Lysine riboswitch aptamer from Clostridium cellulovorans, 176 nucleotides, folded computationally. RNAcentral records the identical sequence in 2 taxa.

[in-house]
RNA sequence: AUCUGAGAUAGAGGCGCGAACUUUAAUAGUAAAACUGUGGAGCUAAGCACGAUGAUGCAGUUUGAAAGGAAAUUUCGCCGAAGUAUGCAACUAAUCGCUUUAAGGUUGUACUACUGGUUUUACAUAGAAUAUAUGUAAGACUGUCACAAACUUAUUUGUGGAGAGCUAUUAUUCUU
Repeated sequence: AUCUGAGAUAGAGGCGCGAACUUUAAUAGUAAAACUGUGGAGCUAAGCACGAUGAUGCAGUUUGAAAGGAAAUUUCGCCGAAGUAUGCAACUAAUCGCUUUAAGGUUGUACUACUGGUUUUACAUAGAAUAUAUGUAAGACUGUCACAAACUUAUUUGUGGAGAGCUAUUAUUCUU
């Protein structure tokens, strides 16, 4: 340096990433249940069931949640860690009765696409939420490599690239 194979092993970035248990705040004095009064035919996405022996509602009293999401400690797995979008497949509901449906959600998958990492602001979506998450855009900080300068000597400044990267050792081939 070329071709193929994106060779193998071990590592680094830092408020680093993810999962699980426990606790806590909020959700919320909400949903729901019971009783009383009022009211008078519906309730559900649809059907069955239920309903004048009083439905959906409304008011009062009593009792009174949970899931998802979030924060912290601990443990575990890690450095495309992981996240998002799209396609495919499976499961999953609203009425706390059953069935169908699968909007939405969850899980898996694709050698698909994007993103090195953290963070701020604005907008959008989700969410009970001003928490938070994700996406887009514009910034800041930081790690790494290349190039160009400087000279403090392995540091500083500027510009630029992307994780299929970077560092160390090493397998194979060729050249010097």

Its mean pLDDT, the model's own confidence on a scale to 100, is 76. RNAcentral holds the sequence, with entries from Rfam and Ribocentre.